[in-house]
RNA sequence: CAAGUAAAUCGGGUGACCGCCCUGAGAAAUCGGGGAGGAAAGUCCGAGCUCCACCAGGCAGGGUGCUGGGUAACACCCAGGAGGGGCGACCCUACGGAAAGUGCCACAGAAACAUACCGCCAACGGCCAGCAAUGGUGCGGGCAAGGGUGAAAUGGUGAGGUAAGAGCUCACCAGCGGCCGGGUGACCGGCCGGCUGGGUAAACCCCACCCGGAGCAAGGCCAAAUAGAGGGACACAAGGACGCCUGGCCUCGUCCCCGGGUUGGCCGCUUGACCCUGAUGGUGACAUCAGGGCUAGAUAGAUGGUCAUCGCUCCGCUCAGGCGGAGUACAGAACUCGGCUUACAGGCUUACUUGGCCC
Numbered sequence: 001c002a003a004g005u006a007a008a009u010c011g012g013g014u015g016a017c018c019g020c021c022c023u024g025a026g027a028a029a030u031c032g033g034g035g036a037g038g039a040a041a042g043u044c045c046g047a048g049c050u051c052c053a054c055c056a057g058g059c060a061g062g063g064u065g066c067u068g069g070g071u072a073a074c075a076c077c078c079a080g081g082a083g084g085g086g087c088g089a090c091c092c093u094a095c096g097g098a099a100a101g102u103g104c105c106a107c108a109g110a111a112a113c114a115u116a117c118c119g120c121c122a123a124c125g126g127c128c129a130g131c132a133a134u135g136g137u138g139c140g141g142g143c144a145a146g147g148g149u150g151a152a153a154u155g156g157u158g159a160g161g162u163a164a165g166a167g168c169u170c171a172c173c174a175g176c177g178g179c180c181g182g183g184u185g186a187c188c189g190g191c192c193g194g195c196u197g198g199g200u201a202a203a204c205c206c207c208a209c210c211c212g213g214a215g216c217a218a219g220g221c222c223a224a225a226u227a228g229a230g231g232g233a234c235a236c237a238a239g240g241a242c243g244c245c246u247g248g249c250c251u252c253g254u255c256c257c258c259g260g261g262u263u264g265g266c267c268g269c270u271u272g273a274c275c276c277u278g279a280u281g282g283u284g285a286c287a288u289c290a291g292g293g294c295u296a297g298a299u300a301g302a303u304g305g306u307c308a309u310c311g312c313u314c315c316g317c318u319c320a321g322g323c324g325g326a327g328u329a330c331a332g333a334a335c336u337c338g339g340c341u342u343a344c345a346g347g348c349u350u351a352c353u354u355g356g357c358c359c
Base pairs, nucleotide, nucleotide: 001355002354003353004352005351006350007349009347010346012310013309014308015307016306017305018304020035021034022033023032024031025030037330041341042340044339045338046337047336048335049215050214051213052212054248055247056246057245058244059243061211062210063209064208065207066080067079068078069077070076081095082093083092084091085090096206097205101204102203103200104199105198117147118146119143120142121141124140125139126137127136128135129134155173156172157171158170159169160168174196176193177192178191179190180189181188182187219267220266221265222264228258230257231256232255233254234253238251239250240249274293275292276291277290278289279288280287281286311328312327313326314325315324316323317322
């Protein structure tokens, strides 16, 4: 200097004039303070909060799925393990179980819970030739090493051995089993051994752990208005957090259907598992302590408009100074928070990797 990897941050500023919402003081005029994000988006997870009196057990249903931590909790985050990708910094994982069972593996191929299509073999028996030695013959028999098909074909590579072959034997490796050691653990390492058909659970399933429902249009208060001579079931009954069963417990009238009125206002509504700084502990996520801060609360839905100037990016001109032009991302709170996912013009910063050059 170039190309990358990981992370963090900004994403418009300033002034003037006019306008909108909330709020403090004031009788009023007026003065003061505040006013849309890193994703507010998606509505995919988890909660806080609210209501439905509930508790236990079982079945069904749903969720997660390597290990250990963090957290209010989580399918999130951190640190490890295993497998895979990359020269590397780093990145990815639907990552429990195929020896409980049931399925599936199309097409091709001889054959995909099993085999002989092309082939190889004259050691043994038979047959033929020969006086014999010997030669031929794949008939009996032996083989799965070679070739083909395929994602995958009775572990892989190499050597020995054999009639030709094969873990038949050996070396190295993979898998499986046993023993020992390390580690909280997932797993890792070493030694020994017989020599060994696979894949698929983002198929059904098995195993382990976890799980009430509905949701701020939750829910509560006030005001106002109307129509109940309404109907039905039940009383050892009915109802009681989504379904079914069992047991306990609670209420005392419970449930279902038909019809009518109200659609106004207030609360919930913003002080929070909150934010910032520092110290201590921890590899880290984070935890504890101390100090400081209050940062929208709308309700047909405010948080804006105009002018000027600066910043940033790109293009053209100029020896330079500078001048001119164009553009300035994704996008708008509606109970709140922790995450994940998706969108994003451009700028700045830190650490690390690879390559080149110079000292």